Annotation:
A computed fold for a 351-nucleotide part of an RNA from an uncultured bacterium, annotated as small-subunit ribosomal RNA, central domain. The full RNA is in RNAcentral, with records from ENA.

Context: one part of a larger RNA
């Protein structure tokens, strides 16, 4: 490189946006450097192949043929592809009506709990465990009542429920703002899909500066346990956890399943819309349609497990990635970072 692959065996990029590129709906006309056909020229000889001949055979030598899959010129074809011009509406977008949602940002607000402080009542224990001890308490603890302060998180509702591209998102009001869904069908007229590079977003931990610090709690100290116990259990407790700004850029970033479009039995539950039927109306019911989230299951697929209209089925387009285990996601180099480190990424050797 080709081939074969990527749910669990090696392998889907953490996620979207988007540049180049690749690919691209229906239809008319023109054009022809893609494509196809014919002709001509060229494609040296030797070599190779086929078929003869000569050295007794063979290697070797030699005649003829074929081939040289290519290139150029020319004549023609016009289905497909390209290009040019025009038309269309099924893709895509936009308009308008409606409804849902922990989607995102900012500023206030709320109650329960916890800890601390003040005061009252009250007295000898409390706490903790398998059992204890360290610890707290007669300088009045624990318990209980009233008042105050602080920080963080939001019970019930709550749901194999919803929203978001992913990370993720939950007390409540206002405000700013993104996306999707559905009904209508006047409008634009292929404006589309994917996406190497690129730039952006990206849990937790960590870093920088400044705040904040109730609870929890790496490190650390002590008490236990134990042969030991640098642990599991207990009492404390610093960073951190929180906020602002700036970095970091990783993860079992997982559905371990890239994105788009189309097609291929059903059943059942649930979330959000629309339309019929029924109901005097509403709710409920019944039926249908679109979009989502689950379960079961046919064909088919699969090594099996399983997947199965939310495909791992059947096809097409584009990207990423894999190629035995260890060495190693390491060394070296480069780029990025304040650092921690990240990205890219071998070889010797060995089985």
């Nucleotide at each position: 490189c080709u081939g074969g692959g990527c749910g669990u065996a090696a392998a889907g990029g953490g996620c979207g946006c988007g540049u180049a590129g690749g690919c691209g709906g229906c239809u008319u006309a023109g054009u022809u450097a893609g494509u196809c056909a014919g002709g001509c020229g060229u494609g040296a000889a030797a070599u190779u192949c086929c078929u003869g001949g000569g050295c007794u055979c063979a290697a070797u030598c030699u005649g003829g043929g074929g081939a040289c899959u290519g290139c150029g010129c020319u004549u023609g074809a016009u289905a497909c592809g390209g290009c040019u011009a025009g038309g269309c509406u099924a893709g895509a977008g936009g308009a308008u009506g409606g409804a849902a949602g922990a989607g995102g940002g900012u500023c206030g607000c709320g109650g329960a709990a916890u800890u601390c402080c003040c005061a009252g009542u009250g007295u000898a224990g409390a706490g903790g465990u398998g059992a204890a001890a360290u610890u707290c308490g007669u300088a009045g603890a624990u318990a209980u009542u009233g008042g105050g302060a602080a920080g963080a998180a939001c019970a019930c509702c709550g749901g194999u429920g919803g929203c978001g591209a992913a990370g993720g998102c939950a007390g409540g009001u206002c405000u700013c703002u993104g996306g999707g869904c559905u009904g209508u069908a006047a409008c634009u007229g292929a404006c589309g899909c994917u996406g190497a590079g690129g730039a952006g977003c990206g849990a937790a931990a960590g870093c920088a500066u400044g705040g904040g610090g109730a609870g929890c709690g790496a490190a650390c100290a002590g008490g236990a346990u134990u042969a030991g116990a640098u642990a599991c259990c207990c009492u404390g407790g610093u960073a951190g956890u929180c906020c602002a700004u700036g970095c970091c850029g990783u993860a079992a970033a997982c559905g371990u399943u890239g994105g788009g479009c189309a097609c291929u039995a059903g059943g059942u539950g649930u979330g959000g819309g629309g339309g019929a039927c029924a109901u005097u109306c509403c709710a409920c019911g019944c039926u249908u349609u679109c979009c989502g989230c689950g379960c079961c299951g046919u064909a088919g697929c699969u090594a099996a497990c399983g997947c199965a209209u939310u495909a791992a089925g059947u096809g097409c387009c584009c990207c990423g990635c894999c190629u035995g285990g260890g060495g190693a996601g390491u060394a070296c180099g480069g780029c990025c970072g304040c650092a921690a480190g990240g990205c890219u990424a071998a070889a010797a050797c060995u089985c």
It matches the Rfam family "Bacterial small subunit ribosomal RNA".